A computed fold for a 723-nucleotide part of an RNA from a Candidatus Nanohaloarchaea archaeon, annotated as large-subunit ribosomal RNA, domain II.

[in-house]
Context: one part of a larger RNA
RNA sequence: GGCAGAGAGUUUUCCGUCGUGGCGAGGCUAACCACCGAUUCGGUGGGGAGUCACAGCGAAAGCAAGAAGCCCGCAGCAGUCCUUUUGGACUGUCAGGGGCCGCGUGUUAACUCGCGUGAAGUCACCGCGGAAUGAUCCGAAACCGGUCGAUCCUGGCCUGGCUAGGGUGAAGCGGCGCGAAAGCUCCGUGGAGGCCCACACCGGUGCUGUGUUACAAGCGCUCGGAUGAGCUGGGUCAAGGGGUGAAAUGUCAAUCGAGAUCGGUGAUGGCUGGUUCUUCUCGAAAUGGAUCGAAGUCCAGCCUCAGUGGAGGUUGUUGUACAGGUAAAGCGACUGAUUUUGGGUACCUGAGCUCGCGCUCAGGCCCGAAGUCAAACUCUGAACUGUGCAACGCCGUAGAUACUGGGAGUGAGGGCUGGUGGGUAAGCUACCAGUCCGAGAGGGAAACAACCCAGAGUAAGGUUAAGGCCCCUCAAUUCCUGACUAAGUGUCAUCGAGGAUGUCCCGGUUCUCAGACAGCGAGGAGGUUAGCUUAGAAGCAGCUACCCUUUAAAGAUAGCGUAACAGCUCACUCGUUGAGGACCGGGGCGCCGUAAAUGGACGGGGCUCAAGUCAGGAGCCGAGACCUUACCAUUGUUUUCAACAGUGGGUAGAGAAGCGAUCCGCAUGGGCGGAAGCAUGGACGUGAGUUCGUGUGGACCGUGUGGAUAUGAAGAUUCUGCC
Numbered sequence: 001g002g003c004a005g006a007g008a009g010u011u012u013u014c015c016g017u018c019g020u021g022g023c024g025a026g027g028c029u030a031a032c033c034a035c036c037g038a039u040u041c042g043g044u045g046g047g048g049a050g051u052c053a054c055a056g057c058g059a060a061a062g063c064a065a066g067a068a069g070c071c072c073g074c075a076g077c078a079g080u081c082c083u084u085u086u087g088g089a090c091u092g093u094c095a096g097g098g099g100c101c102g103c104g105u106g107u108u109a110a111c112u113c114g115c116g117u118g119a120a121g122u123c124a125c126c127g128c129g130g131a132a133u134g135a136u137c138c139g140a141a142a143c144c145g146g147u148c149g150a151u152c153c154u155g156g157c158c159u160g161g162c163u164a165g166g167g168u169g170a171a172g173c174g175g176c177g178c179g180a181a182a183g184c185u186c187c188g189u190g191g192a193g194g195c196c197c198a199c200a201c202c203g204g205u206g207c208u209g210u211g212u213u214a215c216a217a218g219c220g221c222u223c224g225g226a227u228g229a230g231c232u233g234g235g236u237c238a239a240g241g242g243g244u245g246a247a248a249u250g251u252c253a254a255u256c257g258a259g260a261u262c263g264g265u266g267a268u269g270g271c272u273g274g275u276u277c278u279u280c281u282c283g284a285a286a287u288g289g290a291u292c293g294a295a296g297u298c299c300a301g302c303c304u305c306a307g308u309g310g311a312g313g314u315u316g317u318u319g320u321a322c323a324g325g326u327a328a329a330g331c332g333a334c335u336g337a338u339u340u341u342g343g344g345u346a347c348c349u350g351a352g353c354u355c356g357c358g359c360u361c362a363g364g365c366c367c368g369a370a371g372u373c374a375a376a377c378u379c380u381g382a383a384c385u386g387u388g389c390a391a392c393g394c395c396g397u398a399g400a401u402a403c404u405g406g407g408a409g410u411g412a413g414g415g416c417u418g419g420u421g422g423g424u425a426a427g428c429u430a431c432c433a434g435u436c437c438g439a440g441a442g443g444g445a446a447a448c449a450a451c452c453c454a455g456a457g458u459a460a461g462g463u464u465a466a467g468g469c470c471c472c473u474c475a476a477u478u479c480c481u482g483a484c485u486a487a488g489u490g491u492c493a494u495c496g497a498g499g500a501u502g503u504c505c506c507g508g509u510u511c512u513c514a515g516a517c518a519g520c521g522a523g524g525a526g527g528u529u530a531g532c533u534u535a536g537a538a539g540c541a542g543c544u545a546c547c548c549u550u551u552a553a554a555g556a557u558a559g560c561g562u563a564a565c566a567g568c569u570c571a572c573u574c575g576u577u578g579a580g581g582a583c584c585g586g587g588g589c590g591c592c593g594u595a596a597a598u599g600g601a602c603g604g605g606g607c608u609c610a611a612g613u614c615a616g617g618a619g620c621c622g623a624g625a626c627c628u629u630a631c632c633a634u635u636g637u638u639u640u641c642a643a644c645a646g647u648g649g650g651u652a653g654a655g656a657a658g659c660g661a662u663c664c665g666c667a668u669g670g671g672c673g674g675a676a677g678c679a680u681g682g683a684c685g686u687g688a689g690u691u692c693g694u695g696u697g698g699a700c701c702g703u704g705u706g707g708a709u710a711u712g713a714a715g716a717u718u719c720u721g722c723c
Base pairs, nucleotide, nucleotide: 001723002722003721004720005719006718012132013131014130015129016128017127019125020124021123022122023121026052027051028050032046033045034044035043036042037041056063057062066101069100070099071098072097076093077092078091079090080089081088082087102117103116104115105114106113136274137273139271143264144263145262146261147260148259154238155237156236157235158234159233160232161231162230163228165197166196167195168193172189173188174187175186177184178183201225202224203223206221207220209219210218240256242252243251244250249258277658278657279656280655281654282653287300288299289298290297291296301410302409303407304406305405306404307403308402312395313394314393316392317391318390319389320388321387322386323385324384328380329378330377335374336373337372338371339370340369341368342367343366344365347364348363349362350361351360352359353358413437414436415435416434417433418432419431420430421429422428442453443452444451457631458630459629460628461627462626463625467621468620469619470605471604472603477618479617480616481615482614483613484612490607491606498592499591502589503588504587505586506585507584508583509582510581511580519576520575521574522573523572525549526548527547530544531543532542555570558569559568560567632648633647634646635645636644637643659712661709662708663707664706665705666704667703668702669701670700677696678695679694680693681692682691683690684689
């Protein structure tokens, strides 16, 4: 891992509530006793203790309520009228129901106000829920108690054992020499030491060796101690909040920030995981408040089921009356901010000058001009929103809105569009409105919870939606008309300032056959080297001025150049040529700007008068949508199983109806002429399932009805077994 088997809302008591049944102003017995039957127990009779109800109010003392006075009125009933029918209208009476009034009691000086009041309960049982109980199942780490442990390790005590060999050479002692002496030196002797090297033995430094393998810590090389606080055998003592500890929270039997084991014990877990048959109806929430609250819980909100009641309800549209100060806009209308500029300056601030008076400048301030802004500005001011009313629409006597009661779940939300706060921003964060996902399948977007289309009972046929129609690609255009793009731009959501004779279109100004623009040929002069300055300044360093003449035209010179001249162009003019040119503005599609790591992505192939882009048109494809047909289920009406009108996505969850298993009571069947089980084939049912045939098997098994459950398996790192 596979298979088979096991495996989770149960028990008792009390409370609440729906339903069913008994009795009913009452209802019921409990323990216990007797009898009868019997394995655990059951049945019948007795037993009225007690308990709930029948009266409430008040803290208490205590006091203590309508047998209906009046009104409304649903269903029903009766009558009258209308009507072809279903039926409709009106009147009367109206159980139940509602209202007024009255009453009890408390409070109070009183009024009020609170609670109660015109009789329905109680017992048993099914279901659902709650409390307690292990309380749906499995799961802690822990806590407490009693025991068992010192054959491991720690320390102590008793009694034994062990420590190759070599080196060093303390004290003491002896002697030569020296010395006045104390003593010193030297040579020997001697043999000390938590001394040195190194076996046994004890240890365990590094290789971060050797695949955690090995005896659940080994082996190899290397390394430390090795006469000592040494190593070691045997015996013995110390025990769990305790021991022991040359002290590391070390160690106390592979277990230690509190041993192991048994018990309390099914501890508790707001946390994780699991929780077993079917079909049908409806169908959420991820919000508000509170919380030692934030993974939980309570109340409310939203869902569901049942009941009460009996007539209006309203989420839509329009109108109307009010409310509002947002978007926008504006500010010489306030508050505040703010740019440039002209003027003024009594007063304020600062700086400079000045002996001083005072003067000048800058800013404030004031008056103008031209401007820019505001969530906490507004002289203004929408759309829109809200509330009331009215009309229409829709829903409602087939019973709505409402109210009462039973049962929940939810209280981690998320995406998009629009509006906001925070943030540089975020697949960010906190909100509001709507919508979708959540709990929603189907078609499209290559793939893709929430983007587009569209809300799926079953089956079939057709038509469309979004989106598409060259091939991949099953269905459908190499369709028609007119443009643009040359960048593979594009066919993809996608970028700025800025730059460019890309190209197409539109508009304007201006020159132009009296010849434009470009090119080419020629001229481009004289006074004069203008004056000043300067070493020089001659068109061209700089300053001033910028005239006149000849002309077709030619600047006291636009650029290059020279030391200064010279020289080369330009402006300007003529000729040649011969038809459009120059400039400005706007629009369309393109270009550059444009950088990421394996080779690479329009889904791919590929596509250029497109299979790209823009505009118009014709057709086709395309879903579970829509239409049609048949059927199933369900709600309602009803002529009641037939017709008509609707409905049928669904997680948490509520409700309803069923299938199957085991056992028991009653009733009724089958079986050796073959039961159950198993295997296989067929049929029926929406389904859980049921049923028949055949084979095998060899003795029990059904059906109806009622009762009782240790009653349904795919899941739990589930448990056990086998492979």

The RNAcentral record of the full RNA draws on ENA. It matches the Rfam family "Archaeal large subunit ribosomal RNA". The family has 91 seed sequences and 2,955 matches in Rfam 15.1. The prediction has a mean pLDDT of 83.